[in-house]
RNA sequence: CAUCGAGAGCGGUGGAGGGAACUGGCCCCGAGAAACCGCGGCAACCAGCGGCAAGACAACAUCGGCCGCGAGGUGCCAAGUCCAGCAGGGCGGUCAUAUCCGGCCUGGAAGAUG
Numbered sequence: 001c002a003u004c005g006a007g008a009g010c011g012g013u014g015g016a017g018g019g020a021a022c023u024g025g026c027c028c029c030g031a032g033a034a035a036c037c038g039c040g041g042c043a044a045c046c047a048g049c050g051g052c053a054a055g056a057c058a059a060c061a062u063c064g065g066c067c068g069c070g071a072g073g074u075g076c077c078a079a080g081u082c083c084a085g086c087a088g089g090g091c092g093g094u095c096a097u098a099u100c101c102g103g104c105c106u107g108g109a110a111g112a113u114g
């Protein structure tokens, strides 16, 4: 800096935790958690290859843009990054401004991957 509402799991070992951390919630889990191993798969960030246009350069080279192929390097394979927390703005409840409660949107923070 970019992306994060999509997608993709079986087996073996293991034996009680896990969903990053804290708090709250909600879930997964002895019909077997984490972790490790094997195999399979998803995706297309990077590298590679091909094409298009002709943006940068006086021009070539090169770089950049777009599209595609493929799957080498990563990554990933419950739930939106499981949800919220901070800020702002609507909506509903309440006789009622505010507060409070519920829910929605946007942004931020933190995090993950490249």
Stems, first nucleotide, its partner, number of pairs: 001114004009039005017028003022085004040077003045073002048069005055063002081110001086107004091102003